[in-house]
The prediction has a mean pLDDT of 82. A computed fold for a 523-nucleotide part of an RNA from Capsicum annuum, annotated as large-subunit ribosomal RNA, domain I. Taxonomically the source falls in Capsicum (Eukaryota, Magnoliopsida, Mesangiospermae, Solanaceae).
Context: one part of a larger RNA
RNA sequence: GGCUUACGGUGGAUACCUAGGCACCCAGAGAUGAAGAAGGGCGUAGUAAUCAAUGAAAUGCUUUGGGGAGUUGAUAAUAAGCAUAGAUCCGGUGAUUCCUAAAUAGGGCAACCUUUCAAACUAUUGCUGAAUCCAUGGGCAGGCAAGAGACAACCUGGCUAACUAAAAUAUCUUAGUAGCCAAAGGAAAAAAAAGUAAAAGCGAUUCUCAUAGUAGCGGUGAGCGAAAUAGAAGAAGCCUAAAUCAUGAAAGCGGGGUUGUGGAAGAGCAAUACAAGUGUCGUGUUGCUAGUAAAAGCAACCUGAAAGUUGCACCCUAGAUAGCGAAAGUCCAGUAGCCAAAAGCAUCACUAUCUUACGCUCUAACCCAAGUAGUAUGGGGCAUAUAUAAUCCCGUGUGAAUCAGCAAGGACCACCUAGCAAGGCUAAAUACUCCUGGGUGACCGAUAGCGAAGUAGUACCGUGAGGGAAGGGUGAAAAGAAACCCCAUCAAGGAGUGAAAUAGAACAUAAAACUGUAAGCUC
Numbered sequence: 001g002g003c004u005u006a007c008g009g010u011g012g013a014u015a016c017c018u019a020g021g022c023a024c025c026c027a028g029a030g031a032u033g034a035a036g037a038a039g040g041g042c043g044u045a046g047u048a049a050u051c052a053a054u055g056a057a058a059u060g061c062u063u064u065g066g067g068g069a070g071u072u073g074a075u076a077a078u079a080a081g082c083a084u085a086g087a088u089c090c091g092g093u094g095a096u097u098c099c100u101a102a103a104u105a106g107g108g109c110a111a112c113c114u115u116u117c118a119a120a121c122u123a124u125u126g127c128u129g130a131a132u133c134c135a136u137g138g139g140c141a142g143g144c145a146a147g148a149g150a151c152a153a154c155c156u157g158g159c160u161a162a163c164u165a166a167a168a169u170a171u172c173u174u175a176g177u178a179g180c181c182a183a184a185g186g187a188a189a190a191a192a193a194a195g196u197a198a199a200a201g202c203g204a205u206u207c208u209c210a211u212a213g214u215a216g217c218g219g220u221g222a223g224c225g226a227a228a229u230a231g232a233a234g235a236a237g238c239c240u241a242a243a244u245c246a247u248g249a250a251a252g253c254g255g256g257g258u259u260g261u262g263g264a265a266g267a268g269c270a271a272u273a274c275a276a277g278u279g280u281c282g283u284g285u286u287g288c289u290a291g292u293a294a295a296a297g298c299a300a301c302c303u304g305a306a307a308g309u310u311g312c313a314c315c316c317u318a319g320a321u322a323g324c325g326a327a328a329g330u331c332c333a334g335u336a337g338c339c340a341a342a343a344g345c346a347u348c349a350c351u352a353u354c355u356u357a358c359g360c361u362c363u364a365a366c367c368c369a370a371g372u373a374g375u376a377u378g379g380g381g382c383a384u385a386u387a388u389a390a391u392c393c394c395g396u397g398u399g400a401a402u403c404a405g406c407a408a409g410g411a412c413c414a415c416c417u418a419g420c421a422a423g424g425c426u427a428a429a430u431a432c433u434c435c436u437g438g439g440u441g442a443c444c445g446a447u448a449g450c451g452a453a454g455u456a457g458u459a460c461c462g463u464g465a466g467g468g469a470a471g472g473g474u475g476a477a478a479a480g481a482a483a484c485c486c487c488a489u490c491a492a493g494g495a496g497u498g499a500a501a502u503a504g505a506a507c508a509u510a511a512a513a514c515u516g517u518a519a520g521c522u523c
Stems, first nucleotide, its partner, number of pairs: 001522009016473002020444002022441007029433002032149001039100003042055003046078002050074002052059001061094001063092004070082003105114003115118001121147002124142005154185001156182004169219001195202002206233001208231001210229001216224002237425003240369001244255002247252001260403001262367002265363005275356003282350003286346004291339001297312005313330002315319001321333001323331001374398007384410001405420002408417002460467002480507001484493001
């Protein structure tokens, strides 16, 4: 020096645990803000910081319900208090709510400064009346002041990549995606046929499944990729413009009318529901926002400890679950099934008011959305790359028709069929989850699970955009080791607590690497 054995040190794997996460389901909600929000700064407790709570009325105030013995947050200790004359606590409702921030009297390096104390700007209502007659601009004033800002995803619209695939690469693909912007709602968008079909029909939109990886498109490469139709979810339809009538100087307003079996006007004939919607105040109903009560077990034994074992019982509309010194239907909190609201919010029922309705025949050619449709050209979008390219939407030029009409049925024409553009509104079925309540898991269990089970978007890093950790477990209970000894301290010794202290706070289990001491073997 090596090996073996024994006992240690170090270290923190493993198994066990969970205080935190993850995914999904059901229900709710998707609230907010100039009456100053969201987000922050700084304060507030008798006693340091941090978190939480709160705002100079500051660890809270008012009032009204619940509740019933302790209580002054996490947080001990101490001081001083409060409380059965009902505190703390839980729910509803009010009040207060510094400074900053849309930030709005002016400024500013946010949380500050200044002054002639003022809601700045836009919108609105008035007044005033520049160059310059009218006007425009500018100025002034009013108001219990309409807008603004915030917001996870979902939605609609606008702008809009590249890496990449094509085994290179340009049309093409990635993709109208990521990203940026605007605006809205609890959903949004779409929507009541100028549809779709095919000789038969259907009858607004949306979502789903099949159709179908089909028909097609495509340097016919890579790839892209429908629809009709059938089944299913859900179903809901309406209002204007015009012709015309009345009124008015006119603008306009009211009646009428709203359709593809047209409408108006004129002539003639015939004649009227007691219905359907809407749903204020109030009353009641049902829920939500605190809660109430809620069955039934004892003994012995082992143990530090009984829920374990043994014996004999009981309850169940309750044998879900958590806890209690090991494994509890009957110990505790609950659970099943019932019950409960002064106040606030929501649902439904009744109700005031208000709104809505009817044909048939003939004449005839008044009306049926104009810089529109179409067209030329240049683009975009349609599954469809300009192609024979319809249909849809834009820029520029041009530019109709009014039912004897127009447009569609994939160039175009004819016939036929089906529809009526150039105005508008519309629930449901559908999408999502920052968030609230309840629940579930062949989801994780501290290098896992959210980055975050502890001061976590913290510490720390970076000029900045931004990046971004580590760190859980004494014990049933602190009973957290009085007094003594050693002693600067740490450490240590007995003593004591405890079932256990090799459970002693560097604390449960305690593997390996690494390392020490002792003995043996070997060189």
Rfam family: Bacterial large subunit ribosomal RNA. Gene Ontology terms of the family: ribosome and structural constituent of ribosome. The RNAcentral record of the full RNA draws on SILVA.